[in-house]
């Protein structure tokens, strides 16, 4: 040059010009309150407009999958059962299922990469079809020896060979043997046991046991740890109506009643206009508390950011300077012109015209993981040509 | 902005580790002069997609993605 492999960055620039939210700072009409003055007026706040300042989307604001902060509810404390989750080991952290940094397995020629990886000798459960047997041993074709009449059949023996099947109760190799078997041995694999090394997972290297222990826990289970529930539509405050409750006073046709009260009338509405039914129901003034609409807080100083140094393999932690850096609410963050820069497309090329600009946009907040992304860049490695 | 549910043939739902069914609807055929009903058949599925765990996944675990429904 070619192919890759980890790690981190960026997400069009610059300039002018009109908006848009926010938020400080001067003016300013007017009204409102409050003080002050004898008034005229002054002065302070709020509301309105000009003006000038400052700030104004993201790496994912996204999915809502985990973990805090916050707030409310709910509990006298603490275990304990139940449900739910998380699991190799030692760090990291406010805390995590997130990171780091090792072990063990497993792929890759190699940079490097993937791993829910506790416990199957606690106990249950399930391994479908195939096959002679699937969890406990079992024996279909072979092998082999006896007996029988060849063929073949019976009765032992045997698990090396076939066959099934994902899985057939240790592999390989020599010995042995009638065939053959951990039957003996060597090695490797498994177990027990102490010894080195290592905070641990774990690794080495010995001895002993001749193999007893199949897979499945992202099946039940067991075992260690961890978790009270609900979420800014949480929640706090203020608060209208000619909607709605309650209290006092006063007053209202008639009948019965000392009286409370009760029933007629009377208003209003419904079903069909009446008849009749049914359902609400004094008026009037004053007073009190809760809700609803509305509106205001909660809500931008924070496990903040950056720089520089120091520990520490690193994740990440101290030290010291320096910044203040969106808060909207039918919801602001955009629009157009030029100069570049990038992709496509057409003319037919030192270059011109045309058209796009990746995913996607806060809504208490933080950390973290997943997921979607044109294009580009930077720093480290590995393997392969080729030439010196 | 927060919770929460469901995804299987054209539709409407079973199946909860062992090789996918029903009903209705299509399509052949019979019955009828025809239709309709009835009867007898047949065909149709990446069990939303996309990785794991398993000897095997529609089922069990992650993570997208579509619907749907509750709360001021």
């Nucleotide at each position: 040059c070619c192919a890759g492999a980890u790690g981190g960055c960026c997400g069009g620039a610059u300039g002018g010009c009109c908006g848009c939210c926010u938020u400080c700072g001067u003016g300013u009409c007017a009204u409102g309150c409050a003080c002050g003055u004898c008034u005229u007026c002054g002065u302070g706040c709020a509301u309105u407009c000009a003006c000038g300042g400052g700030g104004g989307a993201g790496g994912a604001a996204a999915g809502u999958c985990c973990g805090g902060g916050c707030u409310c509810c709910a509990c006298g404390a603490g275990a304990a059962c139940a449900c739910g989750g998380u699991g190799c080991c030692g760090g990291g952290u406010a805390a995590c299922g997130c990171c780091c940094g090792g072990c063990g397995g497993g792929g890759g020629c190699g940079a490097c990469c993937c791993u829910a990886g506790g416990g199957a000798a606690a106990g249950u459960g399930c391994c479908a079809c195939a096959g002679a047997a699937a969890g406990c041993a079992a024996a279909c074709c072979g092998c082999c020896g006896g007996c029988u009449u060849c063929a073949g059949g019976c009765c032992g023996g045997u698990a090396a060979g076939g066959g099934u099947g994902a899985a057939a109760g240790g592999g390989u190799g020599c010995g042995g043997u009638a065939a053959g078997a951990g039957c003996g041995c060597a090695c490797c694999g498994c177990g027990u046991c102490g010894c080195c090394g290592g905070c641990a997972a774990c690794g080495g290297a010995g001895a002993c046991g001749g193999c007893a222990c199949g897979g499945u826990a992202a099946a039940c289970c067991c075992c260690a740890c961890c978790g009270g529930g609900a979420g800014c539509a949480a929640g706090a405050c203020c608060g209208a109506g000619u909607a709605g409750g309650g209290g006092c006073a006063g007053u209202g046709g008639g009948u019965c009643u000392c009286a409370a009260g009760a029933c007629c009338a009377g208003g209003c509405g419904c079903g069909u206009u009446c008849u009749c039914g049914c359902g609400c129901u004094g008026c009037u003034g004053c007073c009190c508390g809760g809700g609803u609409a509305g509106g205001u807080c909660g809500c931008g100083c924070g496990a903040g950011g950056c720089g520089u140094u120091c520990g520490g393999c690193g994740a990440c932690g101290g030290a010291c300077g320096u910044c203040c850096c969106a808060g909207a609410u039918g919801a602001a963050u955009g629009g157009c012109c030029a100069u570049c820069c990038c992709c496509u497309g057409u003319c037919g090329u030192u270059g011109a015209c045309a058209g796009g600009g990746a995913c996607a946009g806060a809504a208490c907040c933080c950390g973290g993981c997943u997921u979607a992304c044109a294009g580009g860049c930077c720093a480290u490695c590995u393997g392969g040509c080729u030439u010196u | 902005g927060c919770c929460g549910a469901c995804g299987u043939a054209g539709c409407u739902c079973a199946g909860g580790g062992g090789u996918a069914g029903a009903g209705c609807a299509a399509c052949u055929g019979a019955u009828u002069c025809g239709u309709a009903a009835u009867c007898a058949g047949u065909a149709g599925g990446u069990c939303g997609c996309a990785g794991g765990u398993u000897c095997a996944a529609a089922u069990c675990c992650u993570g997208c993605c579509g619907u749907c429904g509750g709360c001021a």

About this RNA: This is a predicted complex of two RNAs, RNase P RNA and transfer RNA, with 460 nucleotides together.